[in-house]
Context: one part of a larger RNA
Molecule: small-subunit ribosomal RNA, central domain
Organism: metagenome
RNA sequence: CUGGGCGUAAAGGGUGUGUAGGCGGAUAGAUUAGCCAGAGGUGAAAGCUCGGGGCUCAACCCCGGAAGUGCUUUUGGAACUGUCUAUCUGGAGAUGGUAAGAGGUUAGCAGAAUUCCUGGUGUAGAGGUGAAAUUCGUAGAUAUCAGGAGGAAUACCGGCGGCGAAAGCGGCUAACUGGUGCCAAUCUGACGCUGAGGCACGAAAGCGUGGGGAGCAAACAGGAUUAGAUACCCUGGUAGUCCACGCUGUAAACGAUGGAUACUAGAUGUGUGAGAGACCCUCAUGUGUCGCAGCUAACGCAAUAAGUAUCCCGCCUGGGGAGUACGGUCGCAAGACUAAAACUC
Numbered sequence: 001c002u003g004g005g006c007g008u009a010a011a012g013g014g015u016g017u018g019u020a021g022g023c024g025g026a027u028a029g030a031u032u033a034g035c036c037a038g039a040g041g042u043g044a045a046a047g048c049u050c051g052g053g054g055c056u057c058a059a060c061c062c063c064g065g066a067a068g069u070g071c072u073u074u075u076g077g078a079a080c081u082g083u084c085u086a087u088c089u090g091g092a093g094a095u096g097g098u099a100a101g102a103g104g105u106u107a108g109c110a111g112a113a114u115u116c117c118u119g120g121u122g123u124a125g126a127g128g129u130g131a132a133a134u135u136c137g138u139a140g141a142u143a144u145c146a147g148g149a150g151g152a153a154u155a156c157c158g159g160c161g162g163c164g165a166a167a168g169c170g171g172c173u174a175a176c177u178g179g180u181g182c183c184a185a186u187c188u189g190a191c192g193c194u195g196a197g198g199c200a201c202g203a204a205a206g207c208g209u210g211g212g213g214a215g216c217a218a219a220c221a222g223g224a225u226u227a228g229a230u231a232c233c234c235u236g237g238u239a240g241u242c243c244a245c246g247c248u249g250u251a252a253a254c255g256a257u258g259g260a261u262a263c264u265a266g267a268u269g270u271g272u273g274a275g276a277g278a279c280c281c282u283c284a285u286g287u288g289u290c291g292c293a294g295c296u297a298a299c300g301c302a303a304u305a306a307g308u309a310u311c312c313c314g315c316c317u318g319g320g321g322a323g324u325a326c327g328g329u330c331g332c333a334a335g336a337c338u339a340a341a342a343c344u345c
Stems, first nucleotide, its partner, number of pairs: 003317004007299002012313001014201004021194003025088007033081002035077008049065006091191001092188003095184005103177007110154001115149007125136002162169002206247006215241002220236004258312006266290010294301002318345003327338004
């Protein structure tokens, strides 16, 4: 390489968009590039192979045949693929109507709670723990009442509920804005699927500049515990957590399961919509649980497939060395991406 694979054994790219490329619905006609069949030419010799022969045999050598899977010319065929022409509506998109939603961005507002400040009441404790101590408090704490400041997060509703490509999204209101479901079947007429590179997005932590800082809290300090305790527990506490702009580009970025299309028993929850539809029932589309066939090494999966098939992309090829070195690209740095070998079992 061929092959075989990728939920858990090695292996699905974090996610999307999309270039090249690959693949691609129905009908009719044309063409004959691919394709199929026949024939001609060529395919050096040697070698291989078959038959025969020569050295006493063999190796070796000689003669003849076959083969040479290929290239090319020509004749014919027209199912499939391609190309061209014409047409179609089922795929795709648009249109009209309707609906749900923590989808996104920006601005404003609200009420609980913590902390702090001011004042009142009030007096000796409070806090914390397994028990304590560090700590706070007669300079009046804790508790309680009133007022104020500030930051962050939005109890209940809340749900194997919803939305989003993923990351993710949760108080209320407004503005701007993306996507989606259902019904109708009005329009376009294959406009589609996938997607190497590219581009964009991408939790937390981290970095840069400037703000902000209530609570929490790496580091750090102290108190305990302990043989020790650079921990678990306690008292404090700085980065950070928050905002704006810029960078980083990684996660058990997980459903450890790439995307698209078609087909393949049922049962039962739940979200949205439709059918004259409140209920029942049916249908479509999401989201769960169970379960047949089938699949699987087993566990399990099972119309949201890990079943049956097709197309495209990514990836794997014994363990360690190692996701490391070197080189390159990117980054302010931290580092990221790409990615070996010796050696060893």